Bacterial RNase P class A from Bacteroidales bacterium UBA6244, 394 nucleotides, folded computationally. Its Rfam family is "Bacterial RNase P class A". By type it is a ribozyme. Lineage of the source: Bacteria > Pseudomonadati > Bacteroidota > Bacteroidia > Bacteroidales.

RNA sequence: UCGGCAGGUUGUUCCAUCGCGCGCCUGGGUAAGACCGGGCGGGAGGAAAGUCGGGACAGCACAGAGCACCUUGCUUCCUAACGGGAAGGAUUCGUUCAGGCGAAUACAGCGAGUGCCACAGAAAAAAACCGUCCGCCAUAGGCGGAUAAGGGUGAAAACGUGGGGUAAGAGCCCACGCCGGUAGCUGGUGACAGUUGUCGGGGGUAAACCUCAGGGGCUGCAAGAUCAAAUAAACCGACGCUUUUGCCAAGUGCAGAAUAAGGGUUGCUCGCCCAAAGUCGGAGGGUAGAUUGCUAGAGUCCGGCGGUGACGACGGACCCAGAUAAAUGAUGGAAGCUGCUUUCGGCGCAAGCCAAUGCAGAUACAGAAUCCCGCUUACAGACCUGCCGAACCU
Numbered sequence: 001u002c003g004g005c006a007g008g009u010u011g012u013u014c015c016a017u018c019g020c021g022c023g024c025c026u027g028g029g030u031a032a033g034a035c036c037g038g039g040c041g042g043g044a045g046g047a048a049a050g051u052c053g054g055g056a057c058a059g060c061a062c063a064g065a066g067c068a069c070c071u072u073g074c075u076u077c078c079u080a081a082c083g084g085g086a087a088g089g090a091u092u093c094g095u096u097c098a099g100g101c102g103a104a105u106a107c108a109g110c111g112a113g114u115g116c117c118a119c120a121g122a123a124a125a126a127a128a129c130c131g132u133c134c135g136c137c138a139u140a141g142g143c144g145g146a147u148a149a150g151g152g153u154g155a156a157a158a159c160g161u162g163g164g165g166u167a168a169g170a171g172c173c174c175a176c177g178c179c180g181g182u183a184g185c186u187g188g189u190g191a192c193a194g195u196u197g198u199c200g201g202g203g204g205u206a207a208a209c210c211u212c213a214g215g216g217g218c219u220g221c222a223a224g225a226u227c228a229a230a231u232a233a234a235c236c237g238a239c240g241c242u243u244u245u246g247c248c249a250a251g252u253g254c255a256g257a258a259u260a261a262g263g264g265u266u267g268c269u270c271g272c273c274c275a276a277a278g279u280c281g282g283a284g285g286g287u288a289g290a291u292u293g294c295u296a297g298a299g300u301c302c303g304g305c306g307g308u309g310a311c312g313a314c315g316g317a318c319c320c321a322g323a324u325a326a327a328u329g330a331u332g333g334a335a336g337c338u339g340c341u342u343u344c345g346g347c348g349c350a351a352g353c354c355a356a357u358g359c360a361g362a363u364a365c366a367g368a369a370u371c372c373c374g375c376u377u378a379c380a381g382a383c384c385u386g387c388c389g390a391a392c393c394u
Stems, first nucleotide, its partner, number of pairs: 001390010012335007020043001022041007045365001049376002052374005057220004064270004069216005074088005089107001090105006108211002113209002115205003129151002131147007159177006178201010224292004235282005243257005248251001262274004299318005305312002337361004342356002345354003
């Protein structure tokens, strides 16, 4: 230099004409409207997707406790919060002589308990197939005892090396190591690291059941709120109430209390709330229209300051869709981008790169619907970073 892979950022711009929708201003018209114009300004994403997480907001409702269930799991920090992000620690892996660099982690606990680890193997969490040693028989074998250092099986078999000791051996004893627990000291906010002593050394697995610690109310804009209109507070069934006080206009009146069938509050229990023209269920009847929620925000951009960083406070500037059967488009031109061709143009030792001209292409994934912050997935081209391969030159 070129190509490939992975990750990250971005992912068209301007002008003109016509058209659609919103906001503001304004002319005509009208009793007011409807309606007909004009001007200005804005009009779909990094994922708007998935609906996997966290919230804002609304209702239950003024809303509590327990169990169940769900979820998280090294430390510190950031954030409204999160299973997210930043910086670290530990372990493992790759690379390197090493230091270092990079990557992954479902990273609390197997010494609370219960499970599982096929086959092979003596034995898979406790045992002897071969072997070794001792004794007896009397023969290349047999019997009894000891052993777990050597061999075998296996993914994994009583920590490793050396020495002593022993009949032969064994952490049986010793030295030095390795791993784990624990106490002190030093460093660190901390996870941890180093060091000194001491106690152990028969695994793995919790994305096995489980234990421990932390967190979680539910439903969701089709949540809710307001206005208008209409109807049948009628019919059927079950369960329940018909108690009491006060007022007067003296009535199945008005107001309150008690009771409580049933309902609501996630799944259950307690508690709480509604409830007498009752509650629940059945069949049936009427209306289904308008306004709002609805976009000024945990908002965006710029600046210096603080911080390793994620990010934060401060100062300044800006307002950037609100549709409702669902608008945000069409045409033309130019630029930018991509591809191809040409020049003997420029740079270079070369491989190659750049520029200019001409022609062509329309660009990928894809479209708001209460809003925001994350995660996951899709993606033509361009740029950046890392790794791998190839070519050229020195």